Molecule: transfer RNA
Organism: Dehalococcoidia bacterium
RNA sequence: GCGGGUGUAACUCAGUGGUAGAGUGGCUGCUUCCCAAGCAGCAAGUCGAGGGUUCGAAUCCCUUCACCCGCUCCA
Numbered sequence: 001g002c003g004g005g006u007g008u009a010a011c012u013c014a015g016u017g018g019u020a021g022a023g024u025g026g027c028u029g030c031u032u033c034c035c036a037a038g039c040a041g042c043a044a045g046u047c048g049a050g051g052g053u054u055c056g057a058a059u060c061c062c063u064u065c066a067c068c069c070g071c072u073c074c075a
Stems, first nucleotide, its partner, number of pairs: 001071007010024004018055001026042005048064005
């Protein structure tokens, strides 16, 4: 340099054009003599970034950034 993959909550991930979600973790409450476990609730998001298409984009297209894999060139 070329090709491919990944990027979504603190973490691990789902979501292939129509309200952004789950588990774990965090906080509050219930329960308990206390802790743990359990139960209920709450908070937490620039969907890597920018642009385009569309009535509507996490999702399609273009550019770009980071990481991973493969190939190639130079030293």